[in-house]
RNA sequence: CGAACGAAUAGAGGCGCGGCUGCCAUCAGUAGCCUGCCGGAGCCCCUUAACGGGCUUUGAGGGCAGGGGAAAGGGAAAGCCGCCGAAACGGAUACCAGGUUAAGAGGGUAUUUCGUUGGGUUGCAGGUUAAGAGCCUGCCGCCUGUCACGGCAAUGCCGUGGAGCGCUAUUCCUUGC
Numbered sequence: 001c002g003a004a005c006g007a008a009u010a011g012a013g014g015c016g017c018g019g020c021u022g023c024c025a026u027c028a029g030u031a032g033c034c035u036g037c038c039g040g041a042g043c044c045c046c047u048u049a050a051c052g053g054g055c056u057u058u059g060a061g062g063g064c065a066g067g068g069g070a071a072a073g074g075g076a077a078a079g080c081c082g083c084c085g086a087a088a089c090g091g092a093u094a095c096c097a098g099g100u101u102a103a104g105a106g107g108g109u110a111u112u113u114c115g116u117u118g119g120g121u122u123g124c125a126g127g128u129u130a131a132g133a134g135c136c137u138g139c140c141g142c143c144u145g146u147c148a149c150g151g152c153a154a155u156g157c158c159g160u161g162g163a164g165c166g167c168u169a170u171u172c173c174u175u176g177c
Stems, first nucleotide, its partner, number of pairs: 006172006014084001016083006024075001033067006042055004046104006087117004091112006118144004123139006146162007
């Protein structure tokens, strides 16, 4: 001086990712509540069983009419903040609440050295959901960043392929020539 392996730091992709806040719409003229009428024996505490508790013939659950009338979860757009495996989904594990115990289902929280996805997106199908609003998954395409290889009229363009355990820059350690 050059090359390879490794490490650290910084950075790029763009309709990029996430969180929080208030607001708005939806949920919904729904649930629960009150009144009247009908009706006539059960009903509630997630499901099943047992126990426990509560309501009920002074009329349960249910139905009809009238009155008054929500919230949570989910969401669009905006603002602010944190970011570029950002993060999302799936799996696994642990915990929490719904009267107690057992089993189960659903919900929530946390962890994950497990798996998938480079990012975005039209369409179609499936799932979630009150909702085809949104989100997730798959398929067929399209757009886009990046690297490798090949081609050309070459600071670019085209084609093929790959994956974020990637790519770019700088610095450093070790080893070898």